[in-house]
Predicted 3D model of a 72-nucleotide RNA (transfer RNA) from a Patescibacteria group bacterium. The coordinates come from a structure-prediction model, not an experiment, and the mean pLDDT is 83.

Order: sequence, then structure tokens, then C1' cells
RNA sequence: GCCGCCAUCGUCUAGGGGUUAGGACACCAGGUUUUCAUCCUGGUAACCGGAGUUCGAGUCUCCGUGGCGGUA
Repeated sequence: GCCGCCAUCGUCUAGGGGUUAGGACACCAGGUUUUCAUCCUGGUAACCGGAGUUCGAGUCUCCGUGGCGGUA
């Protein structure tokens, strides 16, 4: 250089055109406990950038960026 795959809360991830974008861990608050831990309840927090298709895009297409793998 060329080819392929991936990019969603702090982390790991679900989603495959109409969802309030969900879950686990972490964090915060409350409850329980003499305290810590455990356990229970609640909460904060996310779609890599741009364009296109569509009534509607995290999801489909193109370009870019970054990461991983393959290939001389």
C1' cells in the first nucleotide's frame, strides 16, 4: 500500500429501521449493621466525526478518524 473486522454510560456489553437506548460492575444517596464489609432500594451517566437514504437511523450506504487482524 491493499483486504477484512470493530467503535454505545468510567469499564464490559445488549440492540440488526419506530425502545423512555437496556443490563452487569464501578460511583453517589438512603435502608440494614455498634463500625467496616455483605445484603436491599433508588439515582447519575453513553451511541467516534461528517454526509446520504428514509416519514423515521445507534441500526442501512458513503467518506473520514482511531483500534485490531491478514497479506508482499